[in-house]
Background:
Predicted 3D model of a 68-nucleotide RNA (transfer RNA) from a marine eukaryotic metagenome. The RNAcentral record of the sequence draws on MGnify. Model confidence (mean pLDDT): 81 of 100. Its Rfam family is "tRNA". By type it is a transfer RNA.

RNA sequence: CCGUAGCUCAACCGGAUAGAGCGCUGGCCUCCAAAGCCAGAGGUUGUGGGUUCGACCCCCGCCGGGUG
Numbered sequence: 001c002c003g004u005a006g007c008u009c010a011a012c013c014g015g016a017u018a019g020a021g022c023g024c025u026g027g028c029c030u031c032c033a034a035a036g037c038c039a040g041a042g043g044u045u046g047u048g049g050g051u052u053c054g055a056c057c058c059c060c061g062c063c064g065g066g067u068g
Stems, first nucleotide, its partner, number of pairs: 001065003006022004015053001024040005046062005
């Protein structure tokens, strides 16, 4: 310094029902497949507390990773 979906990352330095790409599943298309198009599933936001009307965002402990 970092920890958000299987992977890579967003989320306007507190106000929303947490999103995108890839991947995955189903459908369309095709002789079949790929590509393309459409739809969908998938998240206790590392973990346990605290502050607050309200926390991914602030504070503390712990766990894990990176750097000096």